Small-subunit ribosomal RNA from a metagenome, 1523 nucleotides, folded computationally. It matches the Rfam family "Bacterial small subunit ribosomal RNA". The coordinates come from a structure-prediction model, not an experiment, and the mean pLDDT is 84. The sequence is in RNAcentral, with records from SILVA.
RNA sequence: AGAGUUUGAUCCUGGCUCAGAAUGAACGCUGGCGGCGUGCUUAACACAUGCAAGUCGAACGAGAACGGGAUUGCUUGCAAUCCUUAUUAAAGUGGCGCACGGGUGAGUAACACGUGGAUAACCUACCUUAUGUUCCGGAACAACAUUGCGAAAGCGAUGCUAAUACCGGAUGAUGUUUAGAUUUCUUCGGAAUUUUAAAUGAAAGAUUGCCUCUGCUUGCAUGCAAUUGACAUGGGAUGGGUCCGCGUACCAUUAGCUAGCUGGUGGGGUAAUGGCCUACCAGGGCGACGAUGGUUAGCUGGUCUGAGAGGAUGAUCAGCCACACUGGAACUGACACACGGUCCAGACUCCUACGGGAGGCAGCAGUGAGGAAUCUUGCGCAAUGGGGGCAACCCUUACGCAGCAACGCCGCGUGAGUGAUGAAGGCUUUUGGGUCGUAAAGCUCUGUCAGCAGGGAAGAACGGGUUUUGUAUUUAUAGUAUAAGACUUUGACGGUACCUGCAAAGGAAGCACCGGCUAACUCCGUGCCAGCAGCCGCGGUAACACGGGGGGUGCAAGCGUUAUUCGGAAUUAUUGGGCGUAAAGCGCACGCAGGCGGUGUGGUCAGUCAGAUGUGAAAGCCCGGGGCUCAACCCCGGAAGUGCAUUUGAAACAGCCACACUUGAGUACUGGAGAGGAAAGGGGAAUUCCUGGUGUAGAGGUGAAAUUCGUAGAUAUCAGGAGGAACACCGGUGGCGAAGGCGCCUUUCUGGACAGAUACUGACGCUGAGGUGCGAAGGUGUGGGUAGCGAACAGGAUUAGAUACCCUGGUAGUCCACACAGUAAACGUUGAUCACUAGGUGUAGCGGGUAUUAACUCCUGCUGUGCCGCAGCUAACGCAUUAAGUGAACCGCCUGGGGAGUACGGUCGCAAGACUAAAACUCAAAGGAAUUGACGGGGGCCCGCACAAGCGGUGGAGCAUGUGGUUUAAUUCGAUGCAACGCGCAGAACCUUACCUAGGCUUGACAUCUUGAGAAUCUCCUAGAGACAGGAGAGUGCCCUUCGGGGAAUUCAAAGACAGGUGCUGCAUGGCUGUCGUCAGCUCGUGUCGUGAGAUGUUCGGUUAAGUCCGGCAACGAGCGCAACCCUUGUCUUCAGUUGCCAGCACGUCAUGGUGGGAACUCUGAAGAUACUGCCCCGGUUAACGGGGAGGAAGGUGGGGAUGACGUCAAGUCCUCAUGGCCCUUAUGCCUAGGGCUACACACGUGCUACAAUGGCAGGUACAAAGAGCAGCGAGCUAGUGAUAGUUAGCGAAUCUCGUAAAGCCUGCCUCAGUUCGGAUUGGAGUCUGCAACUCGACUCCAUGAAGUUGGAAUCGCUAGUAAUCGCGGAUCAGCAUGCCGCGGUGAAUACGUUCCCGGGCCUUGUACACACCGCCCGUCACACCAUGAGAGUUGAUUGUACCGGAAGUCGUUGGGCUAACCCUUCGGGGAGGCAGACGCCCAUGGUAUGGUUGAUAAUUAGGGUGAAGUCGUAACAAGGUA
Repeated sequence: AGAGUUUGAUCCUGGCUCAGAAUGAACGCUGGCGGCGUGCUUAACACAUGCAAGUCGAACGAGAACGGGAUUGCUUGCAAUCCUUAUUAAAGUGGCGCACGGGUGAGUAACACGUGGAUAACCUACCUUAUGUUCCGGAACAACAUUGCGAAAGCGAUGCUAAUACCGGAUGAUGUUUAGAUUUCUUCGGAAUUUUAAAUGAAAGAUUGCCUCUGCUUGCAUGCAAUUGACAUGGGAUGGGUCCGCGUACCAUUAGCUAGCUGGUGGGGUAAUGGCCUACCAGGGCGACGAUGGUUAGCUGGUCUGAGAGGAUGAUCAGCCACACUGGAACUGACACACGGUCCAGACUCCUACGGGAGGCAGCAGUGAGGAAUCUUGCGCAAUGGGGGCAACCCUUACGCAGCAACGCCGCGUGAGUGAUGAAGGCUUUUGGGUCGUAAAGCUCUGUCAGCAGGGAAGAACGGGUUUUGUAUUUAUAGUAUAAGACUUUGACGGUACCUGCAAAGGAAGCACCGGCUAACUCCGUGCCAGCAGCCGCGGUAACACGGGGGGUGCAAGCGUUAUUCGGAAUUAUUGGGCGUAAAGCGCACGCAGGCGGUGUGGUCAGUCAGAUGUGAAAGCCCGGGGCUCAACCCCGGAAGUGCAUUUGAAACAGCCACACUUGAGUACUGGAGAGGAAAGGGGAAUUCCUGGUGUAGAGGUGAAAUUCGUAGAUAUCAGGAGGAACACCGGUGGCGAAGGCGCCUUUCUGGACAGAUACUGACGCUGAGGUGCGAAGGUGUGGGUAGCGAACAGGAUUAGAUACCCUGGUAGUCCACACAGUAAACGUUGAUCACUAGGUGUAGCGGGUAUUAACUCCUGCUGUGCCGCAGCUAACGCAUUAAGUGAACCGCCUGGGGAGUACGGUCGCAAGACUAAAACUCAAAGGAAUUGACGGGGGCCCGCACAAGCGGUGGAGCAUGUGGUUUAAUUCGAUGCAACGCGCAGAACCUUACCUAGGCUUGACAUCUUGAGAAUCUCCUAGAGACAGGAGAGUGCCCUUCGGGGAAUUCAAAGACAGGUGCUGCAUGGCUGUCGUCAGCUCGUGUCGUGAGAUGUUCGGUUAAGUCCGGCAACGAGCGCAACCCUUGUCUUCAGUUGCCAGCACGUCAUGGUGGGAACUCUGAAGAUACUGCCCCGGUUAACGGGGAGGAAGGUGGGGAUGACGUCAAGUCCUCAUGGCCCUUAUGCCUAGGGCUACACACGUGCUACAAUGGCAGGUACAAAGAGCAGCGAGCUAGUGAUAGUUAGCGAAUCUCGUAAAGCCUGCCUCAGUUCGGAUUGGAGUCUGCAACUCGACUCCAUGAAGUUGGAAUCGCUAGUAAUCGCGGAUCAGCAUGCCGCGGUGAAUACGUUCCCGGGCCUUGUACACACCGCCCGUCACACCAUGAGAGUUGAUUGUACCGGAAGUCGUUGGGCUAACCCUUCGGGGAGGCAGACGCCCAUGGUAUGGUUGAUAAUUAGGGUGAAGUCGUAACAAGGUA
């Protein structure tokens, strides 16, 4: 620090996801040790049991027992008494403590907390300091005793008693109150000091020692002394109360709240201010700077994260607050409205004798429950701290320790060195090897931890006791206090840390991951299954992604997963984002608040800046140092703490005050422009209607029609009239307006802008949340109006349908007036304002200047409105002085797509609806711009037998052949639009053959290796369908030799390695092939342009069959294709001349190059020539090239062939061959016989033959080319009607043979018919091939003589030696050809042309397509699931209002009952005071009624989302077929 993911690819926007750190964690697997920390985040749920707050005998009264000792009685083990225990235990009065410490976070959005202040508005026990005092009396109540009630808890009656308990009095000031005087300070309210007078007004003793004083006088006290306590007052310290400024969560779908509510006065209350409470008076107070309400939440120091700013959080530790079963209340007290106190109410639990009682773990342990989840009913007060006490000491689940838990952090170990036969073994392999791997073993060492044994701390200081020496007090060498020293005593942890020794490599490694992100790869299994997955995504037979193995990577006593937080995320943007098209500018204006604001001078200082002071607790973070062996951890010191407050200063900026200024803004004057607005009046053209005339059969409408109108006279035409609406031409990226919008003319009223020149005001400005107004079309209401147009509706068409598009009608509406509504793609998809930043060129308005007589023109200023364009900006497109550039200030808005601009709520509206505006759920994208393709019922250009023009076919018939289908034991398999279907098959009777049935073989029919035996080979017999099985016979080869033998080849036998497979996968492959397409394309290097994909080149203008060539051009070159080179054919030349040829010469024959000869011709076959737009004319850019012509055998690539670019179709082929993987191995291999591939209702393709007279038949007669031939072609002769047969010449072929070419031509017959057409089918008889023609061959002869009379929709081929037609040959092959491949003969017609169909090429355009239109994609319906809204209601929670009722308790009133202290008394009593009780105010829980808010649930219902290949259509994307 980034990465993955939208696309075919790119850039951007934008979300999702990952890598990091962290945690009081949990879960899975695993687990050696130690140190230091941490440990109910959930039910503030309920709690058994034990403990957590007591202590003081030096405040007080009373006071046991066990045990021990002694004495007595004596029954000798019992009883009694005494002493001790005992300054005792337990209980009581009293004092202090119990308000600390410990727990929890329910409540609380608040002066609760934080921070800084105030208290002149307050309190403070214990502690400390100062001064003074501590006098005289009195009456009770517990305990206790007796007794009553009760189950108990407990309560009561009578009697006795003490105090540092209680009460009365005295004294007393510096305290308090009142009144007066004085000084100082002050926030002006008051406070403090000094002083006078009056009133008020306190206490408690205890312990120890002593006898100097006093009293009795033994010694002890009321005496003395010390210590300690008590009281009053002032000060200090500490702790607290109260008040204030600032800060402190979310919701406006919470906008108004408030009656003690705001203030005042009097009174009350409190420690104290205050509506804190009360009476009266006034009517205030809070709120958009967010009151009120709702939801959530303890706050902070800090913690986690982050570069920081921030964000999240508030465990442990520390500060504050709140709470203590729930609610209320007070009492005591210095402090409480009190966790382990009281009272009441409620819920719950427990005890009960049913009458009544008891309780509160959110203290420490512990239990149950809840939960994913959180510990021991431990030890000790040794240390630190706290309470009580003079002290000893007691108490202390605070605390110190230990236990459990890898929960976290930190440290250590599980060994080190050496060791290559690179062991064995595992995995893998191309079988060579590689790897685990120096890893192991082996050898040599070490000794941490754990184990055993021995030693063994620090933490201990106080305090106490004994003692020594001082000092102080005192009569005192008592005593006490104090200081110093000596000795002694105290350890839970714990025999722990630590140290030493012993032995021993011995006891100690796992977890996750390995497709990319992201470090790390292979084998096997599985086969869209099982499964994985954080995102993208893996898995459908070769999975680096699932599961296992091996190997590797990372971390390590841990490792992963899950959850959560921050980060990455600049993805809420202060630092640090945006708004033309990605989400985002309000439809437009005016304008209150608010924000911001021109120039100069002076003043001021709350903003700002600088200094100082205080504070910002400790801990933590950071820095330095130190202590545990290190570290974690701990200790010490420092720094920091961006803050707040006080104070001193500065005065530029900003604010404020004052005075000026004119440039911002505005006013006045002059002038012209304009569909600016409102109202009134007027005008003509056109449509329609009405009346009349002329006139006759149609009109109208459409792609074509029909509905419709018309003989009752339409349409057409002429004249007249009526009425409504809109204003042609001008008219213009012209004008005006804020926007919506505004278009005939005139008049009236009226707004704004602009130009010019002066004058005036003097910042008066800009923006603008709320608010107010305007606001197209459509819509609503009321009343008018209605010509045309025209939703709805009706009819006619179209269509599969057509609730549409088209047509004929037609109502609302469109128009007017008034009112509402308030939305639009209200768009420049661009908020308004100001300033600045190159230009060019139009246009509208108003000026200025030069020139001119004037006009036109030219130059120039301002305002508006357009186009082009630089810098700059932008993701790009584009914008560009009218900014989307550079800046300023203000407002609005955005934060992934869908759900949804929807639901609910609210406001507005007559309604329709508008505004405001979510969530659940769901997806990993949605989107912008541009690029390359592909596509378009887009455009342009061009080509092709593509259409057209022609010729002939197919589709109809019969047959042949292939396919589908069906059948079958099998009908082997493959090929399936063009580009499968006379295709693989250039030839299935057996074989082929792969299929079926049956019979057999198992190292095999075939290959290699090992061993053994034998030459090979041939003949015959038996059984069998044959394979095969059994048997007999003949026969001994070649090379070397040391003569034993060996070798090669071959046969048989044996065993295993292996063979074999036309078994699967053509979607694992090679090779080969088809197709687009013989179409003209496909690319590269360098350069240039672009952020990039890419572009350029290759586009453009011409031209061509051609990316062929020329010209131009940011391109210049090049490659594969095109063309050419190759073959063939067409002309000529030369050479050569047999088997071919024969002109001239000669010979011969019935005839024939038959013979001699010739080398001319044809021909053969080799080398050449020729054709190149070369020449001429014209056009064209002086080009390429085109048109015409000459010459020429041939003319513009002369004809034909071979030749097939980059690529596409997962095209075809595993059954040609090769080959990975998988499968079979007595079978999916091999052999054999027979059968099948030849089936047959049917459908299709390709062909043959025909339907006839351009023909058929018969006779005669002419002319080829190219081939083939020895298991062959076979002449001739003979036989047969013939197919053929017999015999055999010639020929391995320019020699011989196949071999008569046929159509043609001549002659004759047939005369339009199912025929002298046609030949299927069938019967009979044969021939040939072949082991064999039954299934299932071809041919011949005789006989038979079917369909068919030119073929529907549709469709195919062909542009010249072509189509058509005619025959010939060959391959395969024993035989079998209508197929295939070739050959020649005869030999046409037509092409205007490119509108249309099909295919293709180039350019361009649109695109939501990229599997690329056979694309994409929308909505209803049906089904399943999910969340949500509405819903008659039902049921909870919470809260408001009104009323009822009102426990305990404070307070007030009363107090007739009761009453120790004080007073009076006649001693009976009375008084003062108090208590019970009663009444009243307030008030918790509760009740009734009625509202608000919120949750759950509900028959039914609504839309939404998601689902497999459902149904119906085809709305959108191309002009998407109606933009």